The prediction has a mean pLDDT of 78.
The RNA shown here (Lysine riboswitch aptamer) has 158 nucleotides and comes from a mouse gut metagenome.
[in-house]
RNA sequence: AGAGGUUGCGCCAGGCAAGAGUAGGCUGCCGGAUGUUCCAGAGACAGGGGAAGGCAGACAAAAGGGCCGAGCGCCGAAGAUGUGUGCAUUCUGGAUGCGCUCAUCUGGGCACAGGGUGAACAAUUCUGUGACUGUCAUCCGGCACCGGGUGGAGUGCU
Repeated sequence: AGAGGUUGCGCCAGGCAAGAGUAGGCUGCCGGAUGUUCCAGAGACAGGGGAAGGCAGACAAAAGGGCCGAGCGCCGAAGAUGUGUGCAUUCUGGAUGCGCUCAUCUGGGCACAGGGUGAACAAUUCUGUGACUGUCAUCCGGCACCGGGUGGAGUGCU
C1' cells in the first nucleotide's frame, strides 16, 4: 500500500413513517388536598381566590429509537460489555444519557430460538445454534486452478 462485502464499516445534510390525536397549554363540568415532567430525601415555590386526578370540546408538539439517503471518512473499518471520571436538577444519593479514559471480547455479514432495552409485529444487544463468506496453516483428491477434511484468529492475511 491492498483485499474481504446478501446493504463491507462509521459519520451525516435532507426526507419519511412511527411516537400521536399522545404530552402540553386553553375552555366547561366533576373533584376536594396535594403538586412541582425518572426515583428517594431535603429545600424552595404553587395551592380552598381550588392542588392532584377524571370527563368533554376546540387546538396540538418534541426527544430518544427506526428507515431511505446526496455527501464525507475509511477496511479494527468498527461494535459490544465493564471500570474510573467529568457534565446534565435548586441540593444530595441512585438510575439514565452524553463525553473522555482504561480493560476484555468480536475476521465479516445473514437466518433462527430464548433473554434484555424499547411505545413498537420497528430496531438493537447478549447467549446459543445453523449454513454462507474472506483468509492462513495442514492433510487428501487433483496437480494452471479447483474440490473436500481438520485447525487458527484481524496482534490475522496479501